RNA sequence: AGACGGCCGGGCGACCGCGGGACUUCGGUCCCGAGGAAAGUCCGGGCUCCACGGCGGCAGGGUGCCAGGUAACGCCUGGGCGGCGCGAGCCGACGGACAGCGCCACAGAGAGCAGACCGCCCGCCUCGGUGGGUAAGGGUGAAAGGGUGGGGUAAGGGCCCACCGCGCCCCCGGCGACGGGGGCGGCACGGCAAGCCCCGCCCGGAGCAAGACCGAGUAGGGACGGCAUGGGUGCCCUCGGGCGCCAGGACCAGCCGCCGGGUCCGCCGUCCGGGUGUGUCGCUCGAGGCGCCGCGCGAGCGGCGUCCCAGAGGAAUGGUCGCCCCCCGCCCCGGCGGGGACAGGACCCGGCUUACAGGCCGUCU
Numbered sequence: 001a002g003a004c005g006g007c008c009g010g011g012c013g014a015c016c017g018c019g020g021g022a023c024u025u026c027g028g029u030c031c032c033g034a035g036g037a038a039a040g041u042c043c044g045g046g047c048u049c050c051a052c053g054g055c056g057g058c059a060g061g062g063u064g065c066c067a068g069g070u071a072a073c074g075c076c077u078g079g080g081c082g083g084c085g086c087g088a089g090c091c092g093a094c095g096g097a098c099a100g101c102g103c104c105a106c107a108g109a110g111a112g113c114a115g116a117c118c119g120c121c122c123g124c125c126u127c128g129g130u131g132g133g134u135a136a137g138g139g140u141g142a143a144a145g146g147g148u149g150g151g152g153u154a155a156g157g158g159c160c161c162a163c164c165g166c167g168c169c170c171c172c173g174g175c176g177a178c179g180g181g182g183g184c185g186g187c188a189c190g191g192c193a194a195g196c197c198c199c200g201c202c203c204g205g206a207g208c209a210a211g212a213c214c215g216a217g218u219a220g221g222g223a224c225g226g227c228a229u230g231g232g233u234g235c236c237c238u239c240g241g242g243c244g245c246c247a248g249g250a251c252c253a254g255c256c257g258c259c260g261g262g263u264c265c266g267c268c269g270u271c272c273g274g275g276u277g278u279g280u281c282g283c284u285c286g287a288g289g290c291g292c293c294g295c296g297c298g299a300g301c302g303g304c305g306u307c308c309c310a311g312a313g314g315a316a317u318g319g320u321c322g323c324c325c326c327c328c329g330c331c332c333c334g335g336c337g338g339g340g341a342c343a344g345g346a347c348c349c350g351g352c353u354u355a356c357a358g359g360c361c362g363u364c365u
Stems, first nucleotide, its partner, number of pairs: 001365008010324007018033006035342001039353002042351005047207004053259006060203005065079005080094001081092004095198002100196002102192003117138002119134007146164006165187001166185008211281003221272007231246006248265005288307008325340007
């Protein structure tokens, strides 16, 4: 001068005050009271309800190197490959472009079954044109149909050869991604999947204003009108109906099919009558914090010990003083004045992302 990881993020005391809880002799006493992000609500779960419980298919959404961790993940750890950096390290939507379709702007002669603008070579002629060959050189472009060197050729070209690259096969190492080696092929196969798509895997929806209980309950009941008046059977009976069983039908959270299960079997319209909005629970003890030991490179896992750490209602967590710490300014070597980052719970966890004055520790270049 940098790289990475971890941590703190004002401290102590006194007095007054606020929220929750326990006790109370009702005077009070004791205990607890924001964060690493409580934030954005971007992922993943727990929990609750919607009678989506299982299998298959379609549609839709997500995800994408490998192995592990985890309740799970798009998170984390370790590794592989590619890129950047002298380096410590950092970054990567990192499956498939011989399944198919599509696109490749501008420039350029030509942008994908290639392509002659300049140049080079050969022929012809009226000596500047014309016909042909050529992708080695120039030019355009993000990209011009393998690269470098040699041979060959009229000039050239994988036309031929060596090495590199690429494709296929085999062997070795690795759980694997992948790496190393050998052989064959003259090159056939440009790029884009953060365009459609294909392949593997995952996914029902809504959310604590979820939801449950008490209760004076959108439950349930009554009247009238219209349509329909539905299979079999048992019992009761005030003979109009009521209750039950079987069969059948309809519906069940994107759609379809199958299995299982549930609800309903009169429907529609009008009217009568009849309410609540927070009283209680959910509500905080949890994939919990800390310490030690063991296993593991690590993320993490296991065992033992110990601790209880906000739980509300439109919402408490504050103020003053004294001493100290840090920063800024002024006088000037000791005082004075000002300030203490970002921000603040609302069902709870695991992540990610974003904000953050200043400071501390460790490892490494």